[in-house]
This is a predicted complex of two RNAs, RNase P RNA and transfer RNA, with 480 nucleotides together.
It holds a member of the Rfam family "Bacterial RNase P class A". Rfam describes the family as follows. Ribonuclease P (RNase P) is a ubiquitous endoribonuclease, found in archaea, bacteria and eukarya as well as chloroplasts and mitochondria. Rfam links the family to the GO terms dimeric ribonuclease P complex, tRNA processing and ribonuclease P activity.
The coordinates come from a structure-prediction model, not an experiment, and the mean pLDDT is 76.
């Protein structure tokens, strides 16, 4: 001096003057006035995950089912979020990236091309036959070493070996098993056995281990108004199958009548009663709910609360590698709600542009002109995904150049 | 504010378990037929399957991550 990596921050200043919403004191003719402080973000966003806090359902729990997370340890209120480490892949390197459990539980797929897509002979290469020999040709058998197709062709590379060939054998490589060594673990490291039908695909069904009951602040409780103080269904409790009145059968009586039974309800049971069933549950004779859903239909478009001091913010310190956790001081910083945090001038400002002067250039300087990125709470947090002009500071890393 | 839900040609829609060049009606163009117009009959344009970006040999179709439209949701009784 060029290029590169990771990490943190800020993301226009100041002042005037009009106004907006909230507190907090004061005055009031009760309509309101005046003072003094306060008022958007790193993502306030998408609403993607993880809580708090209401409230419903069940009320130890388990399993299934349905969703969801998935190398291994820690951290947290909890994550699918973060720290640390393994592994695998990129980068010279600082350093990045990874939906990274299992295909030897089992189903299913691998289109088209190819002979075969999970066990395979289409050329090819060997042999044996017809046919004594050579060619070619046909048949019949061995071969997966080669070629030919595909995204993939049945463990690689080399040597031995064979008629030609093959894990057939033999070294290494990779793969599976089984022991050892370090390490919580993931997994390395290295020894032995096995020649090894151990392609792919789980962001296809599954298997394995974990987590997880629904709704959502328009949740939820309170007040104060208005209304057809309404229609209709569903559950679950609950009463009723009576009473009267008539029919039939017995005994009483001359008769009027009077006592009794019996059917007029299906099933079980001696009864009592229980199941079904039905009709009823605040209307005007008795019983029995001022239950709880749900459609429609009406009414109302007000008020408080939930609401902003909380897993809170800055400093030191001590643990820890690190996420973090804790001891100790300080600090208090929007709480609206159809929804306030605006405008508008002046001065300067990163930067940008035009035009002059300087200097070999980098670059500096003068005047004029323009000029601030994404974007804006809405119960609160902790994350992560996306957006974002320009700027500041920290640490590494690679080349060059000089000492 | 919260929760759900869909996006395939100018429009309504299809597209089997992911498989080969994404299909239909309607419109539109251009021909016929008609004195002429509609209908009618032939022909034919017209897609980055909303963007992006990942499994995979292949993605409308599986995952994620943005855009974009549409539903529902107050409170009394």
């Nucleotide at each position: 001096g060029c290029g590169g990596a990771g990490g943190g921050c800020c993301g226009g200043a100041u002042g005037g003057c009009c106004g907006c919403u909230g507190g907090c004191g004061c005055c009031u003719u009760c309509g309101g006035g005046c003072g003094c402080g306060a008022g958007a973000g790193g993502a306030a966003a998408g609403u993607c995950c993880g809580g708090a806090c209401u409230c419903c359902a069940c009320a130890a729990g388990g399993c299934a089912a349905c969703g969801g997370u998935g190398c291994c340890g820690g951290g947290u209120a909890a994550u699918g979020c973060c720290c640390g480490g393994g592994c695998g892949g990129g980068g010279u390197a600082a350093c990045c990236c990874g939906a990274c459990g299992g295909a030897u539980a089992g189903c299913g797929c691998c289109a088209c091309a190819g002979a075969a897509a999970c066990a395979a002979a289409c050329c090819g290469c060997c042999u044996c036959g017809g046919u004594g020999a050579a060619a070619c040709c046909c048949g019949g058998g061995g071969u997966a070493a080669g070629g030919a197709u595909g995204a993939a062709a049945c463990g690689g590379u080399g040597g031995g070996g064979u008629a030609a060939g093959a894990g057939c054998c033999c070294a290494c490589c990779g793969c599976g098993c089984c022991g050892c060594u370090g390490g919580c673990a993931a997994c390395a490291g290295g020894g032995g056995c096995g020649g090894c039908u151990a392609g792919g695909c789980a962001a296809g069904c599954c298997c394995c281990a974990c987590c997880g009951g629904g709704a959502g602040c328009a949740a939820u409780g309170c007040c104060a108004a208005a209304u057809a103080g309404g229609a209709c269904c569903c559950c679950c409790g609950c009463g009723c199958g009576g009473g009267c009145u008539g029919g039939u059968c017995c005994c009483g009586g001359c008769a009027a009548c009077g006592g009794g039974a019996u059917a007029c309800c299906g099933c079980c049971g001696c009864u009592a009663g229980g199941c079904a069933c039905g009709c009823g549950u605040u209307g005007g004779c008795c019983a029995a709910g001022a239950g709880g859903g749900g459609u429609c239909g009406g009414g109302u478009u007000g008020g408080c609360a939930g609401c902003u001091u909380g897993a809170g913010g800055c400093c030191c310190g001590c643990a820890g590698c690190a996420a973090u956790g804790u001891c100790g001081g300080c600090c208090c910083u929007a709480g609206a709600g159809g929804a306030a945090u605006g405008g508008u001038c002046a001065u300067c400002u990163a930067c940008c542009g035009g035009c002059g002067g300087g200097g070999c250039a980098a670059c500096c300087u003068g005047u004029c002109g323009g000029g601030g990125a994404c974007a804006a709470a809405a119960u609160c947090c902790g994350g992560c995904u996306u957006a974002c002009a320009g700027g500041c500071c920290c640490u590494c890393c690679g080349c060059g150049c000089a000492u | 504010g919260g929760g759900c839900c869909u996006g395939u040609a100018g429009c309504u829609c299809a597209a089997u378990u992911g498989g080969u060049u994404a299909g239909a009606g309607c419109a539109g163009a251009g021909c016929g037929c008609u004195c002429a117009u509609a209908a009618c009959g032939c022909u034919u344009u017209g897609g980055u399957u909303g963007c992006a970006g990942g499994u995979u040999c292949g993605a409308g179709u599986c995952c994620u991550g943005c855009c974009g439209g549409g539903c529902c949701u107050a409170c009394c009784a």